SAM riboswitch aptamer (S box leader) from a Flavobacteriia bacterium, 115 nucleotides, folded computationally. Model confidence (mean pLDDT): 85 of 100. Taxonomically the source falls in Flavobacteriia (Bacteria, Pseudomonadati, Bacteroidota).

Formats: sequence, structure tokens, C1' cells
RNA sequence: UUCUUAUCCAGAAAGACAGAGGGAAUUGACCCGAUGAAGUCUUGACAACCUCUUCCGAAUUUAUUUUCGGAAAAAGGUGCCAAAUUCAACUCCGAUAAUCGGAGAAAGAUAAGUU
Repeated sequence: UUCUUAUCCAGAAAGACAGAGGGAAUUGACCCGAUGAAGUCUUGACAACCUCUUCCGAAUUUAUUUUCGGAAAAAGGUGCCAAAUUCAACUCCGAUAAUCGGAGAAAGAUAAGUU
């Protein structure tokens, strides 16, 4: 970097350095920010995708051998710690005076596998 699958309305911040932007990209909206943005470092949390461990059930095996499903835990690999992925954009459906509601797509993020 390619592709596949799953998830994306839950959850979780302090300190130091730094000094004006940030919320992926484009457009628009709306927010966050000198009561300190981005970024870096330290520490702490959150979560449970993968691994490990334990328990339960089913199948299987010479064998708690292996596989599948579920639960717990949080040691390891990631991730993450404003707002739904902040919201909309394209298509369809329903209602409407403006407009609103719902479903899906696209794009994106993360994980596991894969090229």
C1' cells in the first nucleotide's frame, strides 16, 4: 500500500513543555480554544478487537486432545480519553408552508486477517 470482515448514539484526563490554532479531506453549518488549540513528554484512566488465563455449555479425542459458542478478568499487542465518525452533502421512503424524521450508500477511523 491492496482487499476482506467486524464495530463506530456507551466509556474514560491530570501535570510539564509549548504558544494559535483545532474538530480527517472539500463546501456549508455548528462547536472547542489566551480560564491556553495543535504538537511532544510523564503519569493515570477507559474499553475489550487480538493474544494469554479462568469458568460454563456443545461437539470431538487414547487424553481437560482439539474446535465452536458464551461469560469473567485485564497480564501482553493495538486503540482511545469534547460534542454520534460533531452534523449535512448522494440515493430511497414518510410527513411538510419553510422544513423535519427514518433507512441506505459514499468517505473516514479502529481492530483482526490478507496482498